[in-house]
Molecule: transfer RNA
Organism: Candidatus Azambacteria bacterium
RNA sequence: GCGCGGGUGGUGAAACCCGGUAGACACGCCAGCUUGAGGUGCUGGUGCCCGCAAGGGCUUGGAGGUUCAAAUCCUCUCCCGCGCA
Numbered sequence: 001g002c003g004c005g006g007g008u009g010g011u012g013a014a015a016c017c018c019g020g021u022a023g024a025c026a027c028g029c030c031a032g033c034u035u036g037a038g039g040u041g042c043u044g045g046u047g048c049c050c051g052c053a054a055g056g057g058c059u060u061g062g063a064g065g066u067u068c069a070a071a072u073c074c075u076c077u078c079c080c081g082c083g084c085a
Base pairs, nucleotide, nucleotide: 001084002083003082004081005080006079007078010027011026012025020068028046029045030044031043032042033041047058048057049056050055061077062076063075064074065073
């Protein structure tokens, strides 16, 4: 240099094929119950920002484009891995 695969909350990982509630599921974390205490177990909660609240805004590596609507399609770009030369 060329080709292929990947980048999504605190972590792992789905949704991509065929555009339609982003984060299912699991872990972790927080609160409660249980315990002498802890662990286990059970119940509820848990992306970020603004707001007293009601509510509003933002978010799939970055920037643009198409579309009523983009994690998903297109272009450029950054990073990681594999292969070829």